[in-house]
RNA sequence: UUUCAGGGGCGGGUGCAAUUCCCCACCGGCAGUAUAGUCUGCGAGCCGCAAAAGCGGUUGAUUGAGUGCAAUUCUCAAACCGACGGUAUAGUCCGGAUGGAAGAAA
Numbered sequence: 001u002u003u004c005a006g007g008g009g010c011g012g013g014u015g016c017a018a019u020u021c022c023c024c025a026c027c028g029g030c031a032g033u034a035u036a037g038u039c040u041g042c043g044a045g046c047c048g049c050a051a052a053a054g055c056g057g058u059u060g061a062u063u064g065a066g067u068g069c070a071a072u073u074c075u076c077a078a079a080c081c082g083a084c085g086g087u088a089u090a091g092u093c094c095g096g097a098u099g100g101a102a103g104a105a106a
C1' cells in the first nucleotide's frame, strides 16, 4: 500500500396489529491459552467532554461429570447471554452501515 474482516425465523399460537408477546427453532467478531459466545485482553456499540483531531468512561452470560501432563476451550449433560434508533415489547426484521474496526492475508 492492497484485499478481506458477524452469524441467525418465508415455523406455530393469541391479537385490529407482533419474524418484537407465548411456544418451538436458530446464531456466536478478533488475539491469547489444550480447540472458548460465557476465562484473560481487545474491537464494535453506548455515555460524557471537545470546533475538530481526539481524550476519558462504560461494556452481557456456566455449571456438573469424564478423559488427559495440561482443557471454565475437548466429550457427555443441563443452563445462561446478546448495544443504539424504529415498530405491538426485537440477539435473529428495518435503519445509522455501500460506515467503522479489533485483527488476518498478500
Base pairs, nucleotide, nucleotide: 001106002105003104004103009024011023012022013021025092026091027082028081029042030041031040032039037080038079045058046057047056048055049054062078063077064076065075066074084095085094086093
Model confidence (mean pLDDT): 84 of 100. A computed fold for a 106-nucleotide RNA from a soil metagenome, annotated as FMN riboswitch aptamer (RFN element). It matches the Rfam family "FMN riboswitch aptamer (RFN element)". The literature on the family includes a 2002 paper in Nucleic Acids Res by Vitreschak et al., "Regulation of riboflavin biosynthesis and transport genes in bacteria by transcriptional and translational attenuation". The sequence is in RNAcentral, with records from MGnify.